[in-house]
């Protein structure tokens, strides 16, 4: 230096829920809080999965319904960058 594997130690990051905030919603962002997580670091390239502001079509109307340029990386796959230990 590289691969595999992950007992152990340093530590790491933060689910549901509660405030706040932005957002039409998913959902995000800060603060608490920990269910868990060997990449629960980053990254939408495939798939997936959510939401429908807008658009489109039905409807007398209430409303239905279709879509994503909106969002999830803690859904999976890829991609790339990382501790420490042990073969």
């Nucleotide at each position: 230096a590289a691969a595999c594997u992950g007992c152990a130690g340093c530590g790491g990051c933060a689910a549901a829920c509660c405030c706040g905030u932005c957002g039409a919603a998913a959902g995000g962002c800060g603060g608490g809080g920990a269910c868990g997580c060997a990449a629960a670091g980053c990254u939408u390239c495939c798939g997936g999965u959510c939401u429908a502001a807008g658009g489109g079509c039905c409807c007398u109307a209430c409303g239905g319904c279709c879509u994503a340029c909106g969002a999830c990386a803690g859904c999976g796959g890829g991609g790339u960058u990382g501790c420490c230990a042990g073969u």
c-di-GMP-I riboswitch aptamer from a Gammaproteobacteria bacterium, 87 nucleotides, folded computationally. NCBI's taxonomy places the organism under Bacteria, Pseudomonadati, Pseudomonadota, Gammaproteobacteria. The prediction has a mean pLDDT of 89. It was read from a public genome assembly, where an Rfam model found it.